[in-house]
Predicted 3D model of RNase P RNA and transfer RNA as a complex of 455 nucleotides. Rfam match: Bacterial RNase P class A. It is annotated as a ribozyme.
RNA sequence: CGGAACAGCCGGACGGCCGCCGUAACACUUUUGUUAGGGAGGAAAGUCCGAACACCGAAGGGCAGCGAGCCGGAUAACGUCCGGGCACCCGGUAAAACGGGUGACGACAAGUGCAACAGAGAAAAGACCAGCCUUUCGGGGUGAUGGGUGAAACGGUGGGGUAAGAGCCCACCGGCGCAUUUGGUAACAGAUGCGGCCAGGCAAACUCCUCGCGGUGCAAGACCAAAUAGGGAAACGUUUUCGGGCUGCCCGCCCGCAACGCCGAAAGGCGGACGUUUCCGGGUAGGUUGCUGGAGCCGACGGGUAACCGCCGGCCUAGAUGAAUGGCCGUCAUCCUCAAUGAGGAUACAGAAUUCGGCUUACAGGCUGUUCCGCCAA
RNA sequence: GCACCCAUAGCUCAGUUGGAUAGAGCGUUUGACUUCGAAUCAAAAGGUCGCAGGUUCGAGCCCUGCUGGGUGCACCA
Numbered sequence: 001c002g003g004a005a006c007a008g009c010c011g012g013a014c015g016g017c018c019g020c021c022g023u024a025a026c027a028c029u030u031u032u033g034u035u036a037g038g039g040a041g042g043a044a045a046g047u048c049c050g051a052a053c054a055c056c057g058a059a060g061g062g063c064a065g066c067g068a069g070c071c072g073g074a075u076a077a078c079g080u081c082c083g084g085g086c087a088c089c090c091g092g093u094a095a096a097a098c099g100g101g102u103g104a105c106g107a108c109a110a111g112u113g114c115a116a117c118a119g120a121g122a123a124a125a126g127a128c129c130a131g132c133c134u135u136u137c138g139g140g141g142u143g144a145u146g147g148g149u150g151a152a153a154c155g156g157u158g159g160g161g162u163a164a165g166a167g168c169c170c171a172c173c174g175g176c177g178c179a180u181u182u183g184g185u186a187a188c189a190g191a192u193g194c195g196g197c198c199a200g201g202c203a204a205a206c207u208c209c210u211c212g213c214g215g216u217g218c219a220a221g222a223c224c225a226a227a228u229a230g231g232g233a234a235a236c237g238u239u240u241u242c243g244g245g246c247u248g249c250c251c252g253c254c255c256g257c258a259a260c261g262c263c264g265a266a267a268g269g270c271g272g273a274c275g276u277u278u279c280c281g282g283g284u285a286g287g288u289u290g291c292u293g294g295a296g297c298c299g300a301c302g303g304g305u306a307a308c309c310g311c312c313g314g315c316c317u318a319g320a321u322g323a324a325u326g327g328c329c330g331u332c333a334u335c336c337u338c339a340a341u342g343a344g345g346a347u348a349c350a351g352a353a354u355u356c357g358g359c360u361u362a363c364a365g366g367c368u369g370u371u372c373c374g375c376c377a378a
Numbered sequence: 379g380c381a382c383c384c385a386u387a388g389c390u391c392a393g394u395u396g397g398a399u400a401g402a403g404c405g406u407u408u409g410a411c412u413u414c415g416a417a418u419c420a421a422a423a424g425g426u427c428g429c430a431g432g433u434u435c436g437a438g439c440c441c442u443g444c445u446g447g448g449u450g451c452a453c454c455a
Stems, first nucleotide, its partner, number of pairs: 001374010012332007020039002023036005041349001045360002048358005053217004065213005070084005085105001086103006106208002111206002113202002128147003131142004155173006174198002176195008221289004231280010242256005261270003296315004301310003333347006379451007388404004397435001406422005428444005
């Protein structure tokens, strides 16, 4: 200098003009003007986790279902983050040490299940070829050794033993389990002893163990509330009944009801029906609110390996709802193209909608740090 | 905004304890039959199982993340 991986950050800058949407103050012709100030992101996205907040339900316990799953810490909480352990991969080393990355990482030694094809045999199994032993030459024994199949084949070396063999037995090595002990908060690691225990894989197979989980989402919810229709009440007026059927209408007849009603000597009152007016309550359209000052942002100091926490100081930074956040010009920056001292073009992904903490996905280009590799120079 | 569902051949669909070659009907192409066509018969082509990654010896199937398409809720006094 170049490249790769990982982590963090930025992601066009400045100035001018014209617009768009809210806010505050003032003015006013009452919804317009003036002035001031504000106006997208690291993902605003996917809606995948976790919460806040709100309403409904329940107020005890269990089953089912769903989810989480090495250990410790952080946090309001989390499937997130930090640190550690273990396993795997890459680099490195003679081998280690060491460096980087990845991990849905409880249990298959509780039980059940699965493993195509090939193969003798696929989980307390089994004999195809060669081999060993034996034989009455038909066969039988063996499963050790070599081969073969397969993704995967039931510890290794040596000795004893045996007809030949085999953890069948023994010594050492390896693995597993248990016990004790050392270090560590723990996961775990080391050491010693015991047990021939040799037990394979799959739980993103059923399952078991531990822990957690009521539902719905701001289109939650709260408040104000027009017209029309319907409900209730009061006042006034009319009427003295009214409703249904024969029957579309009138008359008539029939049925029902306390009902050409009831009280009262009368005047009158009560009740029924209809109409008008007024009022009340629910509630739709519509409006207001929830709504943005918050687990907030920036900086210094302190604690901690870190995530993060404490304290001090400073700051206010979108709240739309047929939904604003834009356009033009100039200078610069970066990139691309060309007929190249210049000209032209372009500016990644994308875009708020109740609010936060994360994850995942998209993203031109640039900066910083760590590690590794290559080249050059000393 | 919030909550959910689906994707297999050109079209409509099967595909279960995960097992190797992914099927069926219609359609397409070729051939036969026919004077020609339809129907019929025979054969063939056509698939990255939406995409990517993972689990597993092995994935259309199990898990995760994306992409595309679709549905419901505001809403009725």